RNAcentral holds the sequence, with entries from Rfam and Ribocentre.
A computed fold for an 82-nucleotide RNA from Methylomonas methanica, annotated as c-di-GMP-I riboswitch aptamer.
Of the family's consensus pairs, 100% are formed in the model.
Its mean pLDDT, the model's own confidence on a scale to 100, is 78.
NCBI's taxonomy places the organism under Bacteria, Pseudomonadati, Pseudomonadota, Methylococcaceae, Methylomonas.
RNAcentral records the identical sequence in 2 taxa.

RNA sequence: UACCCAAUUUGCCACAGCCGUCGUGAGGCGGCGUCGGAAAGCCUAGGGUCUGGUUAGGAUGCCAGAUAGCCGGGCCGCCUCC
Numbered sequence: 001u002a003c004c005c006a007a008u009u010u011g012c013c014a015c016a017g018c019c020g021u022c023g024u025g026a027g028g029c030g031g032c033g034u035c036g037g038a039a040a041g042c043c044u045a046g047g048g049u050c051u052g053g054u055u056a057g058g059a060u061g062c063c064a065g066a067u068a069g070c071c072g073g074g075c076c077g078c079c080u081c082c
Base pairs, nucleotide, nucleotide: 012037013036017032018031019030020029021028022027035069041075042074043073044072046071047070048067049066050065051064052063053062054061
C1' cells in the first nucleotide's frame, strides 16, 4: 500500500409516530423524534413492492407515477486489531 475485517472514539444520516405543507393517491419537503445504518453517501427505476388511470367490475395487460432505509448495478469514501 491492497484485500478482508474485530473493537472503539468523534462526527454523520434519521424508521415509526406527531405537527406543518404539497399531492386524488402511493408519497415528497420542513420541524420534532431516534428504530436502526460503515455506505441509511451520490447516481441508476433493471427486478420487487406500492399508487392513480384504463375496464361494467375483478385479474392479466397497457398508460402515467411513487419508492434508492427491499434487492441488484455504477461512482466515491472515514478509522482500523489480527